[in-house]
């Protein structure tokens, strides 16, 4: 430097163009309990960047951060 693949919530994964991006955990309040854990109800959190297609993009297209691989 060529090529490839991957970036979504604090941390692990889903959404194969279409309504409010959902799920365990972990975070906080509550019920409960003599206390603690467990359980149970409720709560905040997220699409790497910037463009482009499109009536509509997490999903396609191009660029650029960043992480891993493979070449020389």
């Nucleotide at each position: 430097g060529g090529c490839c693949c991957c970036g979504u919530a604090g941390u692990u994964c889903a959404a194969u163009g279409g309504a409010u991006a959902g799920a365990a955990u972990a975070g906080g309040a509550g019920u409960u309990u003599c206390c603690u854990a467990a359980a149970c109800u409720c709560u905040a959190g997220a699409u790497g960047c910037a463009g482009g297609u499109u009536c509509g993009a997490u999903u396609c297209c191009u660029g650029c951060c960043g992480g891993g691989g493979c070449u020389a």

A computed fold for a 72-nucleotide RNA from a Cyclobacteriaceae bacterium, annotated as transfer RNA.
The sequence was found in a public genome assembly.
Model confidence (mean pLDDT): 81 of 100.